[in-house]
RNA sequence: UCGUGCUAGGCGGGGAGGUAGCGGUGCCCUGUACCCGUAAUCCGCUCUAGCGGGGCCGAAUUCCCUCCCGAGGGACACAGGCCCCGGGGUCAGCGCCCCGUUCAAGGCGAUGAUGGUCCGGUCCCGUUGCGGUGGAGACCCGUGAACCAGGUCAGGUCCGGAAGGAAGCAGCCUUAAGCGGUCACCUCCAGGCGCUGCGGGGAAACCGAACCGGAGCCCAAGAGCGGUGGCAGCGCCCCGGGUACCGGUUUCGACGGAGGGUGCACGA
Repeated sequence: UCGUGCUAGGCGGGGAGGUAGCGGUGCCCUGUACCCGUAAUCCGCUCUAGCGGGGCCGAAUUCCCUCCCGAGGGACACAGGCCCCGGGGUCAGCGCCCCGUUCAAGGCGAUGAUGGUCCGGUCCCGUUGCGGUGGAGACCCGUGAACCAGGUCAGGUCCGGAAGGAAGCAGCCUUAAGCGGUCACCUCCAGGCGCUGCGGGGAAACCGAACCGGAGCCCAAGAGCGGUGGCAGCGCCCCGGGUACCGGUUUCGACGGAGGGUGCACGA
C1' cells in the first nucleotide's frame, strides 16, 4: 500500500413544554435519514439516562471534536419607536362657543320695513253629530230527534161474529234545542280611526287679520376681521401602567461550510 473479516459507532436533528434530572410519545421548526410493540388519566430510565425484539452500514463523502454561518424557538418592558389605558398641565397650535364690528350682485318696502299690542289658526283635552273599522246579535240558507216533537203512518199488533175501529215501530216530510255558513240591510258594543260643529286650555315657535309706529328688512343660523373672553374635545408636554407589533439585549439552535482526530485480526 492492497485484500478479507470484525469491533466502537451510526441508521436524523433541534426548540418550547413537561420532569428532581435524562430521553420518548404529543406540539412547533428544519428536513427525508430502518422495521415491529409501548407511552400525557403518561411510558421507560438514573448522570451523559428511553425500554423490549429484529435488520442494514461499518473506520470513513457516513463516526467524534472545534470554529463559522444561521432557518427557527424562548426570555427581557429597554431614559427606543408604535398602539392602548389612567392622572396632571397647556387656550401663545387646531377646533368649538360667546361678544363686538364689517359686508353684495340681487330682492322686498310710504299701496307702510324691523318691532310692538291684541284677536285667531296650526297644537292639547273634552264633547254632539256623521262616516269608517273591528266584534257580537238578528234575518236568511243548510244540517239536524231510534224512544221521552208533530204530520202521514207500510209491515205487524190489539178490539170486534162481521162491518169497521184503536194504539203505533221503521221509512218519508216539517220542525225544536244544537251545529255550520252568510255580500248587503237592521240592532248593540268598542276605541291611539277620519271630518264638521261646540266648549275649555295654551310656555315658546310659525302663519293670518286689525291697530300702533315710521325706515328699514331679507340674503345672514352665512362669510371676513378683532377680543391678555370662555371650553381641555384634538394636538403638544410630564408622570404612571399595559402591550413582545418594529427595533434592541440575551439565550438555545437545525441544515450547511471549514479544519482536525480516530481502532482490531489475518494474509499478500
Molecule: Bacterial large signal recognition particle RNA
Organism: Solirubrobacteraceae bacterium